[in-house]
Context: one part of a larger RNA
Molecule: small-subunit ribosomal RNA, 5' domain
Organism: metagenome
RNA sequence: GAACGAACGCUGGCGGCGCGUUUUAAGCAUGCAAGUCGAACGGUAUAUGGAAGCUUGCUUCCAUAGAGAGUGGCGAACGGGUGAGUAACACGUAGGUAAUCUACCUCUGGAUGGGGGAUAGUCCACGGAAACGUGGUGUAAUACUGCAUGAUCUCUGUAUUCGUAAAGUUUAUGGAGGAAAGGUGCAAUUGUACCGUCUAGAGAUGAGCCUGCGGUCCAUUAGCUUGUUGGUGGGGUAAAGGCCUACCAAGGCGACGAUGGAUAGCCGGCCUGAGAGGGUGAACGGCCACACUGGGACUGAGACACGGCCCAGACUCCUACGGGAGGCAGCACUAAGAAUCUUCCGCAAUGGGCGAAAGCCUGACGGAGCGACGCCGCGUGGACGAGGAAGGCCGAAAGGUUGUAAAGUCCUUUUCUUAGGGAAGAAUAAAGCGAAGAGUGGAAUGCUUCGCAGAUGACAUUAACUUUGGAAUAAGCCCCGGCCAAUUACGUGCCAGCAGCCGCGGUAAUACGUAUGGGGCGAGCGUUGUUC
Numbered sequence: 001g002a003a004c005g006a007a008c009g010c011u012g013g014c015g016g017c018g019c020g021u022u023u024u025a026a027g028c029a030u031g032c033a034a035g036u037c038g039a040a041c042g043g044u045a046u047a048u049g050g051a052a053g054c055u056u057g058c059u060u061c062c063a064u065a066g067a068g069a070g071u072g073g074c075g076a077a078c079g080g081g082u083g084a085g086u087a088a089c090a091c092g093u094a095g096g097u098a099a100u101c102u103a104c105c106u107c108u109g110g111a112u113g114g115g116g117g118a119u120a121g122u123c124c125a126c127g128g129a130a131a132c133g134u135g136g137u138g139u140a141a142u143a144c145u146g147c148a149u150g151a152u153c154u155c156u157g158u159a160u161u162c163g164u165a166a167a168g169u170u171u172a173u174g175g176a177g178g179a180a181a182g183g184u185g186c187a188a189u190u191g192u193a194c195c196g197u198c199u200a201g202a203g204a205u206g207a208g209c210c211u212g213c214g215g216u217c218c219a220u221u222a223g224c225u226u227g228u229u230g231g232u233g234g235g236g237u238a239a240a241g242g243c244c245u246a247c248c249a250a251g252g253c254g255a256c257g258a259u260g261g262a263u264a265g266c267c268g269g270c271c272u273g274a275g276a277g278g279g280u281g282a283a284c285g286g287c288c289a290c291a292c293u294g295g296g297a298c299u300g301a302g303a304c305a306c307g308g309c310c311c312a313g314a315c316u317c318c319u320a321c322g323g324g325a326g327g328c329a330g331c332a333c334u335a336a337g338a339a340u341c342u343u344c345c346g347c348a349a350u351g352g353g354c355g356a357a358a359g360c361c362u363g364a365c366g367g368a369g370c371g372a373c374g375c376c377g378c379g380u381g382g383a384c385g386a387g388g389a390a391g392g393c394c395g396a397a398a399g400g401u402u403g404u405a406a407a408g409u410c411c412u413u414u415u416c417u418u419a420g421g422g423a424a425g426a427a428u429a430a431a432g433c434g435a436a437g438a439g440u441g442g443a444a445u446g447c448u449u450c451g452c453a454g455a456u457g458a459c460a461u462u463a464a465c466u467u468u469g470g471a472a473u474a475a476g477c478c479c480c481g482g483c484c485a486a487u488u489a490c491g492u493g494c495c496a497g498c499a500g501c502c503g504c505g506g507u508a509a510u511a512c513g514u515a516u517g518g519g520g521c522g523a524g525c526g527u528u529g530u531u532c
Stems, first nucleotide, its partner, number of pairs: 001532004006528005013378006019371002021336001027334001030332003035074003040071002046065009081290003091214007100207002105203008113147001115145002123136005153177007162168001182195005216262003223253003228250008265287004269280004292313005315326004342368001344367003350364001351362004381411004391402004416469001419466002425459001432452006476521005481502003488515004497504002
């Protein structure tokens, strides 16, 4: 000199864009943060209308609408947070997978036949303070489960082509095995359109595993290792492998630093520097790890799962003392701390989940609020104005200085204030109208394309603009011995104090304190901390 997720002191007008628990991976009151589908399913409370019965205000039946709860599907593995652990194929980079998987999506084929038995909900009875649970009756499905058929699928036999040793690749031919579910619309009895379901291939996307190289400190850590190193058989996984197991062999790593200890998430980047380097890993983006602590599996295409389950532990809460409930490193919030925000608004936009759609959900996100925390921009007025007013300070005086500074005169209105209308962010969706097209069909609905018209704004008293008034609402902080730009007077008297280094102060202190004057920066200025 530059920089900062900064803090502290004094001061403080506005706007734009960013950033904001670096401490306590501390404990968490309260609210919200993951639901959705009635076009998968049975059906209820209830409401409205109608009919019947009579006991005249309730019983039954029918039609329409239909919450809550339940079965089922998809999602909940994304999105959001944090950096505790980790010195490791965790990350970065370059490869391999002839050792693998991939829901939803796209493309291309084929199929969707015919049966069965339950169960939740409901109803009845019962236990418990609660959490929750037991027995009986009985019902549905795209829930569950047999049977049939089936290929270029899987397993296996034979032959064959290419290849790199292979459970690899191509082709031919035998044997064996394994599927499915319906819903809505239109028609009306043969169906058809769309959405689904099953099976096979390909793609896309995502993921698993393996390998070369690279990036911390300590030798005041020198030896480490028994599933250890390799082989064979077996098991296990989507998949290679001591991944696991039985047996066999005795190997494997290490001064090119093994092992142990300390520290640490890694990278793109960021800061500094002419560069080489050095430091760093906040925000944003990629990867990894974690979810009260430790362990475990279940479900699923995907988890060994932040707002799922089980076990153990610590802690907190409820209890009728028998037993139960919980997990903010999501958004707000509380405590702690030198220090870091609102228990805000909205799904209008973008994105995500579900749904045919309307739509519902979304503390992701879009916004507003608070904080000079940072960067950038603007303003606090402009011009004229000397008899250099008054006051202050200096000087013995003359006078000098503050200083065109003020006052005063003439202007301007960025800002501020009053009032007003007022963009863009909104693209179109559903339902509707019109036209055309492809194929199928007896036809209609439907599908594709084009055109018309078509609701929706949190921000928001928005931005920008017009208008009223008036210089009106707006300047401080640090320094002045040298380094280092800028001095005099008084007070103090090695005292009080200053100080980054040298050093200053013991009676004329340009170095302490105050004042005048001056210098620097300016809505900031200094100090402290850290890095180069």